A computed fold for a 73-nucleotide RNA from a Deltaproteobacteria bacterium, annotated as transfer RNA. Taxonomically the source falls in Myxococcia (Bacteria, Pseudomonadati, Myxococcota). The coordinates come from a structure-prediction model, not an experiment, and the mean pLDDT is 82. Its Rfam family is "tRNA".

RNA sequence: GGGGGCAUAGCUCAGUUGGUAGAGCAGCGGAUUCUUAAUCCGCCGGCCGAAGGUUCGAGUCCUUCUGCCCUCA
Numbered sequence: 001g002g003g004g005g006c007a008u009a010g011c012u013c014a015g016u017u018g019g020u021a022g023a024g025c026a027g028c029g030g031a032u033u034c035u036u037a038a039u040c041c042g043c044c045g046g047c048c049g050a051a052g053g054u055u056c057g058a059g060u061c062c063u064u065c066u067g068c069c070c071u072c073a
Stems, first nucleotide, its partner, number of pairs: 001072007010025004019056001027043005049065005
């Protein structure tokens, strides 16, 4: 230098054909327990890497850029 993949909650990851963003773990509160752990119930937590474009509407489609990984030479 060529090609490809990934970027969404504190972490690991979903998100279907474009139509108001979810789960598990963690955290907080409660129940249970002599206490802890485990279990159960509830709650909190995000402008989806950045900037533009298309569209009535974009996490999703297009372009450029940034970071990481794989691959070819």